A computed fold for a 355-nucleotide RNA from Dokdonella sp., annotated as Bacterial RNase P class A. Lineage of the source: Bacteria > Pseudomonadati > Pseudomonadota > Gammaproteobacteria > Dokdonella. Rfam family: Bacterial RNase P class A. Rfam classes the family as a ribozyme. The RNAcentral record of the sequence draws on ENA. A source record names the gene rnpB.
[in-house]
RNA sequence: GGAGCCGGCUAAGCAGCCGCGUCGCGUUCGCGCGCCGAGGAAAGUCCGGGCUCCAUAGGGCAGGGUGCCAGGUAACGCCUGGGCGGCGCGAGCCGACGGAAAGUGCAACAGAGAACAAACCGCCGAACGAUGCCGCAAGGCAUGCGUGGUAAGGGUGAAACGGUGCGGUAAGAGCGCACCGCGCGCGGGGCCAACGCCGCGUGGCACGGCAAACCCCACCUGGAGCAAGACCGAAUAGGGGGACUAUGACGCUGCCCGCGUCGUUCCCGGGUUGGUCGCUUGAACCACGCGGCGACGCGUGGUCCAGAGGAAUGGCUGCUCACGACAGAACCCGGCUUAUCGGCCGGCUCCCACU
Numbered sequence: 001g002g003a004g005c006c007g008g009c010u011a012a013g014c015a016g017c018c019g020c021g022u023c024g025c026g027u028u029c030g031c032g033c034g035c036c037g038a039g040g041a042a043a044g045u046c047c048g049g050g051c052u053c054c055a056u057a058g059g060g061c062a063g064g065g066u067g068c069c070a071g072g073u074a075a076c077g078c079c080u081g082g083g084c085g086g087c088g089c090g091a092g093c094c095g096a097c098g099g100a101a102a103g104u105g106c107a108a109c110a111g112a113g114a115a116c117a118a119a120c121c122g123c124c125g126a127a128c129g130a131u132g133c134c135g136c137a138a139g140g141c142a143u144g145c146g147u148g149g150u151a152a153g154g155g156u157g158a159a160a161c162g163g164u165g166c167g168g169u170a171a172g173a174g175c176g177c178a179c180c181g182c183g184c185g186c187g188g189g190g191c192c193a194a195c196g197c198c199g200c201g202u203g204g205c206a207c208g209g210c211a212a213a214c215c216c217c218a219c220c221u222g223g224a225g226c227a228a229g230a231c232c233g234a235a236u237a238g239g240g241g242g243a244c245u246a247u248g249a250c251g252c253u254g255c256c257c258g259c260g261u262c263g264u265u266c267c268c269g270g271g272u273u274g275g276u277c278g279c280u281u282g283a284a285c286c287a288c289g290c291g292g293c294g295a296c297g298c299g300u301g302g303u304c305c306a307g308a309g310g311a312a313u314g315g316c317u318g319c320u321c322a323c324g325a326c327a328g329a330a331c332c333c334g335g336c337u338u339a340u341c342g343g344c345c346g347g348c349u350c351c352c353a354c355u
Stems, first nucleotide, its partner, number of pairs: 001351010012320007020037002023034004039326001043337002046335005051225004063221005068082005083097001084095004098216002103214002105210002120154002122150003127147003130143005162180006181205001182203007189195001229277004239268006248262005284303008321324001
């Protein structure tokens, strides 16, 4: 100098004028003054929690979710660290990453064969037979023709029942051996664990793949959401109960009994419009110190940082520049994901050149 990786921050700036919303103070009730006033994602509503109401003895089943291990956390499907696998020269990045020697099931196309393997092209001629030749005979040789042997090599496939080499053989084959791989056991390491990470022994290899197929195992799991929900409560209408009034009126019913309705008044509860609360002080933020590899935790000090309810957060002017992206709170937090013009800072890797 070039190319890249990881983490964090920022989101045009300054000034003036006019305006909008909550709250506080003042007021001559007109208003004035003061404080504060969107985001890193306020978004998607995909997870997890707080809060509220409903449901709920305990336990189990079903259903749903999560899924290497350990830790962090209020909790999580999040985060941190580690293990394993894959990619990259590397810094690093990615991974639905439990179980297939419980059971059931699936594997298109191609291919001979897709799971107690199979034989298409090959390779072989050991064994049995056939045929031919030689031989008096026993038998020998030949052919690859029948029954066969084989799984080296080729070919198909996402996948073909360990790999390489030597021996062996008719040809071959864990058939034998060495190394590698794999399984099992033991020991060590990993402060526990995941884990062939290391060692020793043992077994010729049994146990192919798929569980984002059913399933098995472990753990978690009630539902609805601030239009949750709580309180105050008119006018009018309606509900329940009591008392009073007329031996009343009306209806069933022509009459008796009975029942219902009609009047006045008092009490009770529900509840519409509306109002108040929930509502923003919180797993908060900032600084410092301590513990931890880290996520994070603890301590001390400081700060108050939108809270509306048809819904505020805007406009104009001037100057400057690198000419300005995605976007807009509605109960609140922790995450994840997605969108985003640019700029800045820190750590690290690789390449080239020079010293």